The prediction has a mean pLDDT of 82.
Small-subunit ribosomal RNA, 3' major domain from a bacterium, 463 nucleotides, folded computationally.
The full RNA is in RNAcentral, with records from SILVA.
It matches the Rfam family "Bacterial small subunit ribosomal RNA". The family is grouped with related families in Rfam's "SSU clan".
[in-house]
Context: one part of a larger RNA
RNA sequence: AGACGGGGACCCGCACAAGCGGUGGAGCAUCGGGUUUAAUUCGAUAAUAAGCGAGGAACCUUACCAGGACUUGACAUCCUGAGAAUCCUGUAGAAAUACGGGAGUGCUGCAAAGAACUCAGUGACAGGUGCUGCAUGGUCGUCGUCAGCUCGUGCCUUGAGGUGUUCGGUUAAGUCCGUAAACGAGCGCAACCCACGUCGUGUGUUACUUUUUCACGCGAGACUGCCGGCCCUAAGCCGGAGGAAGGUGUGGAUGACGUCAGAUCAGCAUGGCCCUUAUGUUCUGGGCGACACCGGUGCUACAAUGCAUGGUACAAAGGGUAGCCAACCCGCGAGGGGGAGCCAAUCCUGAUAAAGCCAUGCCAAGUUCGGAUUGGAGGCUGAAACUCGCCUCCAUGAAGUUGGAAUCGCUAGUAACCGUGUAUCAGCCAUGAUACGGUGAAUGUGUUCCCGGGUCUUGUACU
Numbered sequence: 001a002g003a004c005g006g007g008g009a010c011c012c013g014c015a016c017a018a019g020c021g022g023u024g025g026a027g028c029a030u031c032g033g034g035u036u037u038a039a040u041u042c043g044a045u046a047a048u049a050a051g052c053g054a055g056g057a058a059c060c061u062u063a064c065c066a067g068g069a070c071u072u073g074a075c076a077u078c079c080u081g082a083g084a085a086u087c088c089u090g091u092a093g094a095a096a097u098a099c100g101g102g103a104g105u106g107c108u109g110c111a112a113a114g115a116a117c118u119c120a121g122u123g124a125c126a127g128g129u130g131c132u133g134c135a136u137g138g139u140c141g142u143c144g145u146c147a148g149c150u151c152g153u154g155c156c157u158u159g160a161g162g163u164g165u166u167c168g169g170u171u172a173a174g175u176c177c178g179u180a181a182a183c184g185a186g187c188g189c190a191a192c193c194c195a196c197g198u199c200g201u202g203u204g205u206u207a208c209u210u211u212u213u214c215a216c217g218c219g220a221g222a223c224u225g226c227c228g229g230c231c232c233u234a235a236g237c238c239g240g241a242g243g244a245a246g247g248u249g250u251g252g253a254u255g256a257c258g259u260c261a262g263a264u265c266a267g268c269a270u271g272g273c274c275c276u277u278a279u280g281u282u283c284u285g286g287g288c289g290a291c292a293c294c295g296g297u298g299c300u301a302c303a304a305u306g307c308a309u310g311g312u313a314c315a316a317a318g319g320g321u322a323g324c325c326a327a328c329c330c331g332c333g334a335g336g337g338g339g340a341g342c343c344a345a346u347c348c349u350g351a352u353a354a355a356g357c358c359a360u361g362c363c364a365a366g367u368u369c370g371g372a373u374u375g376g377a378g379g380c381u382g383a384a385a386c387u388c389g390c391c392u393c394c395a396u397g398a399a400g401u402u403g404g405a406a407u408c409g410c411u412a413g414u415a416a417c418c419g420u421g422u423a424u425c426a427g428c429c430a431u432g433a434u435a436c437g438g439u440g441a442a443u444g445u446g447u448u449c450c451c452g453g454g455u456c457u458u459g460u461a462c463u
Base pairs, nucleotide, nucleotide: 001463002462003460004459005458007457008456009455010454011453012452013451015447016446019410020409021408022407023406026300027299028298029297030296031295032294033293034291035290042053043052064286065285066284067283068282069281070280073125077124078123079121080120081119082118083117086103087102088101089100090099091098092097107114108113127275128274130273131272132271136269137268138264139263140262141260143258148187149186150185151184152183153182154163155162156161167178168177169176193252194251195250196249198220199219200218201217202216203215204214223246226240227239228238229237230236289429302403306362307361308360309359310358311357312356318349319348320347323342324341328337329336330335369400374395375394376393377392378391379390380389416439417438418437419436420435421434422433
């Protein structure tokens, strides 16, 4: 100087407390462990792994396994030879592939030759999701959006080092003020950036079109500016006025020096090592989807503040040409036919949001709750739904009566509840992720305790 303390003082954070809703019990979805397996590819493992990489595993993806094949190779550059390319087609085969048959001659150029492409050969080489994240770059997680981390000069000390950065106030903040052997400065904080909320103004089509809403610009507005009180009359704090908004308006983006030899060689790049008729490449099929069990994250419930049936009201934000798909017709339905419109403020997205409201039924029951599971019949995508897709209809109707110890999230348009869209995508295992609006609370004004953190100080046999 640090680190640590079941030392001290002060302070902060959904950290506790006060509340609301969950998880832990059930069924299912999904991920992980384990086990099994020919293979169940690999990585991630307290917080900081486990609906994570994966924002889409039937083939492909795919890295794994079994079997069939190839060896200058699926891909790149160079050299030699032949042929334009390309199209049709036969035999064997699971395909890859192997062996044939036919058509066909292009562009530049007088020609030689060349460009592009295909085949054959030769070797230089290709190739590797093989190993090492403890050789690395880049990127990311975390402490933590915590308020800290440092430097120059000066001063103090034999020196390591200290001071500055302490102290008194104050702040969300090393924020600011005052003091002070310090004076300044840098990276952080804040502000500058984006969105939302108010008003003015300009323009405007495709909007229920004078007004207005809306869209896209430009500007105004908030600064403790004004008033009162407190304070060292300093920073600031408390209250008030005006105001759409008040003391950081709200949300986002933004993550200091560093820590964890944290994560990633499988996104990419890359040193070294290793494979080279195989650890490379290709094909068919299987596997990644197994199932005694254990864990994580979720969905649906256990019902009456509910369920069912009928009627009726109000959004926002997105997407759409290999696309979104209207009217109309068929089907109980998934869906099929149909074809208008739309490259989108125009048309479409069953564009009717759902919870809500009105009416009726159910009457406390394993039920008109709950929907697992299973049987049958179909629909759609796609060469192909057996392993292993989604959806519909009929039937079946399991566990479950509020969940032990324990544990999680949330302070306001938040939690909770309700539906809607999007990315990925042929389809979809999405109950995931992400965005959007609708309804809309309770509690706390405290810091004794638990957890994490900051500043100062104290002890130490630790560095």